[in-house]
Context: one part of a larger RNA
RNA sequence: GACGAACGCUGGCGGCGUGCUUAACACAUGCAAGUCGAACGGAAAGGCCCUGCUUGCAGGGUACUCGAGUGGCGAACGGGUGAGUAACACGUGGGUGAUCUGCCCUGCACUUCGGGAUAAGCUUGGGAAACUGGGUCUAAUACCGGAUAGGACCGCACUUUAGUGUGUGUGGUGGAAAGUUUUUUCGGUGUAGGAUGAGCUCGCGGCCUAUCAGCUUGUUGGUGGGGUAAUGGCCUACCAAGGCGGCGACGGGUAGCCGGCCUGAGAGGGUGUACGGCCACAUUGGGACUGAGAUACGGCCCAGACUCCUACGGGAGGCAGCAGUGGGGAAUAUUGCACAAUGGGCGCAAGCCUGAUGCAGCGACGCCGCGUGGGGGAUGAAGGCCUUCGGGUUGUAAACCGCUUUCGCCUGUGACGAAGCGUGAGUGACGGUAAUGGGUAAAGAAGCACCGGCUAACUACGUGCCAGCAGCCGCGGUGAUACGUAGGGUGCGAGCGUUGUCC
Numbered sequence: 001g002a003c004g005a006a007c008g009c010u011g012g013c014g015g016c017g018u019g020c021u022u023a024a025c026a027c028a029u030g031c032a033a034g035u036c037g038a039a040c041g042g043a044a045a046g047g048c049c050c051u052g053c054u055u056g057c058a059g060g061g062u063a064c065u066c067g068a069g070u071g072g073c074g075a076a077c078g079g080g081u082g083a084g085u086a087a088c089a090c091g092u093g094g095g096u097g098a099u100c101u102g103c104c105c106u107g108c109a110c111u112u113c114g115g116g117a118u119a120a121g122c123u124u125g126g127g128a129a130a131c132u133g134g135g136u137c138u139a140a141u142a143c144c145g146g147a148u149a150g151g152a153c154c155g156c157a158c159u160u161u162a163g164u165g166u167g168u169g170u171g172g173u174g175g176a177a178a179g180u181u182u183u184u185u186c187g188g189u190g191u192a193g194g195a196u197g198a199g200c201u202c203g204c205g206g207c208c209u210a211u212c213a214g215c216u217u218g219u220u221g222g223u224g225g226g227g228u229a230a231u232g233g234c235c236u237a238c239c240a241a242g243g244c245g246g247c248g249a250c251g252g253g254u255a256g257c258c259g260g261c262c263u264g265a266g267a268g269g270g271u272g273u274a275c276g277g278c279c280a281c282a283u284u285g286g287g288a289c290u291g292a293g294a295u296a297c298g299g300c301c302c303a304g305a306c307u308c309c310u311a312c313g314g315g316a317g318g319c320a321g322c323a324g325u326g327g328g329g330a331a332u333a334u335u336g337c338a339c340a341a342u343g344g345g346c347g348c349a350a351g352c353c354u355g356a357u358g359c360a361g362c363g364a365c366g367c368c369g370c371g372u373g374g375g376g377g378a379u380g381a382a383g384g385c386c387u388u389c390g391g392g393u394u395g396u397a398a399a400c401c402g403c404u405u406u407c408g409c410c411u412g413u414g415a416c417g418a419a420g421c422g423u424g425a426g427u428g429a430c431g432g433u434a435a436u437g438g439g440u441a442a443a444g445a446a447g448c449a450c451c452g453g454c455u456a457a458c459u460a461c462g463u464g465c466c467a468g469c470a471g472c473c474g475c476g477g478u479g480a481u482a483c484g485u486a487g488g489g490u491g492c493g494a495g496c497g498u499u500g501u502c503c
Base pairs, nucleotide, nucleotide: 001502002501003500005499006498007497008496009495012370013369014368015367016366017365018363019362020328025326026325027324029323030322031321034073035072036071039070040069042066043065046064047062048061049060050059051058052057053056080281081280082279090205091204092203093202094201095200096199099198100197104194105193106192107191108190109189110188111187112146113145114144115143121136122135123134124133125132126131153172154171155170156169157168158167160165179186207253208252209251214244215243216242219241220240221239222238223237224236225235226234256278257277258276259275260271261270262269263268283304284303285302286301287300306317307316308315309314334360336359337358338357342356343354344353345352346351373403375401376400383394384393385392386391407444408440409439410438411437412436413435417430420427421426447492448491449490450489451488452473453472454471458487459486460485461484462483468475469474
């Protein structure tokens, strides 16, 4: 000098930040991922219309609207944490002639003919529940088959290149589509290119330890095969016997990495909280499914531990999301408001959802700013302290006189953020906040540490190697500037000291 700090004493206001560093301990409760009726059959509830009467119910219709269901997209983002990881995990620079990429943009060409089911519904069972079985009916942008396709894919030949890339020719294989809206629309399929995102791979770089010196059998390489979007011992069969290591292999310990941050003149040293990028994880371990994308925090299956329900047969759960609780700890906040803005998902849109986000609350935890008044005022009051008893000091300090009103308090006016969205009316959580007009009265607002030397600041009394102080040197045994108190002084100031850690 710095801090995600803590502790002691003290504490007026505001702005901007920041706040479980410990138990990746266990979690009550609420919320954190839905949306689309312009894909579909439809109608549980409400609305509207009609009929009936027992006057608040029954029946029918409609589709304003829409529960549940089929279907589509999203749920792989956003948010959290740092347990593991010494590794192509990260950083940086390359490669991919070894690759994929939903939604988006651009170009070209299409959007044809059919079929069988099934959920919901109705009905009937089982079960305490979670849930689940049978029968029967029905729809689609759900599912399946056919047609067409110059292009895609595969083989061969030629061309060019760096061999698998580009272009041309030729043969073959199997293969597309979906509708909807009153209209404009919104869609669907194939293919080529782009953009974005991702996978794989390589050079180099960044911890400690030799009281770890040898390590390795899918191990190192080859051939055939499998697998993947893709290369590859990634896997498998056979063959060879290799591969790494004192330039530290292998083992052990520790640790998420970086942009950055702190310090320092720099070189360097330390560190990785907040914000941004990457990685890993989601009660512990394992596994795949779906999908463009996951081996998936709020999906599934199995096993373990734990908790809960049970009719004992069987079931349910996962806060390292936001709040909040217990526990641990020196220590770390509200079970708040709003989708108004920014962004995201769905939707043609209106809109719905969004503990992302925007805000508010709490904490002097940090940084910054402001205030606690300013001017005059000496017979230098009183009181305190000291005294050589003359006086000195506190001290222009107070009183007293006139002045101002920041902040606070009271009371009016009152935003920007909304260039958006909506035909229009209208639409701001923050917030009656910021800002601003008036009023009020010096009125409501100062402490903490230190005073032997280092180190700015000295006397008196008490104590008597006691009580105590102390960062180092050291102080205290009867005149202590070093202990305690008082007066005075010095430093910083809404803070001041102490402790811890780093330079």
RNAcentral holds the full RNA, with entries from ENA and SILVA. A computed fold for a 503-nucleotide part of an RNA from an uncultured bacterium, annotated as small-subunit ribosomal RNA, 5' domain. Its Rfam family is "Bacterial small subunit ribosomal RNA". Model confidence (mean pLDDT): 83 of 100.